This is a predicted structure of a 76-nucleotide RNA (transfer RNA) from Oceanispirochaeta crateris. The RNAcentral record of the sequence draws on ENA. Rfam family: tRNA. By type it is a transfer RNA. RNAcentral records the identical sequence in 2 taxa. Its mean pLDDT, the model's own confidence on a scale to 100, is 80.
[in-house]
RNA sequence: GCCGCUGUAGCUCAGUCGGUAGAGCAGUGGACUGAAAAUCCGCGUGUCAAGAGUUCGAAUCUCUUCGGUGGCACAA
Numbered sequence: 001g002c003c004g005c006u007g008u009a010g011c012u013c014a015g016u017c018g019g020u021a022g023a024g025c026a027g028u029g030g031a032c033u034g035a036a037a038a039u040c041c042g043c044g045u046g047u048c049a050a051g052a053g054u055u056c057g058a059a060u061c062u063c064u065u066c067g068g069u070g071g072c073a074c075a076a
Stems, first nucleotide, its partner, number of pairs: 001072007010025004019056001027043005049065005
């Protein structure tokens, strides 16, 4: 340099025929207990990496940029 995958909650990820965002874990409040662990009930205002475009409507489609990662190529 070329080609691909990827970026969503604190962490790991789902959501990919466009209809307005979720799960597990963690955290936190409570119940239970003499106390604690375990268990149970509740709690999420996330600029969906950034910008632009298409659309009535975009995490989702298109373009550009940035980060991560894999392959190929070149040079030394």
The source organism's lineage runs through Bacteria, Pseudomonadati, Spirochaetota, Spirochaetia and Oceanispirochaeta.